The RNA shown here (Glycine riboswitch aptamer) has 85 nucleotides and comes from uncultured Actinoplanes sp.

RNA sequence: CCAUGCGGGAGAGUCCGUCGUUGUAUCGGCGGCGCCGAAGGGGCAAAUCCUCCCCGGAACCUCUCAGGCAAAAGGACCGCGUGGG
Numbered sequence: 001c002c003a004u005g006c007g008g009g010a011g012a013g014u015c016c017g018u019c020g021u022u023g024u025a026u027c028g029g030c031g032g033c034g035c036c037g038a039a040g041g042g043g044c045a046a047a048u049c050c051u052c053c054c055c056g057g058a059a060c061c062u063c064u065c066a067g068g069c070a071a072a073a074g075g076a077c078c079g080c081g082u083g084g085g
Stems, first nucleotide, its partner, number of pairs: 001084008013033001015032006034069003040065001041063003048056001
């Protein structure tokens, strides 16, 4: 540094309409408006060399493409264990 197991892990509408139903609830599809950023993806500064120019130049910063806005799942990051380089 990589993989993996366990634990912890935030933010934002279980919003509106329509269909799947004879009706309701739940669930799912489609559409609409509003929002979140910590999977992933995109973007950039300084430091950086004797000077100048060019290239390079991070992120939980930023953009919100993707993803997400009840639960579940996911989840950067942190802790512990195991294996490999």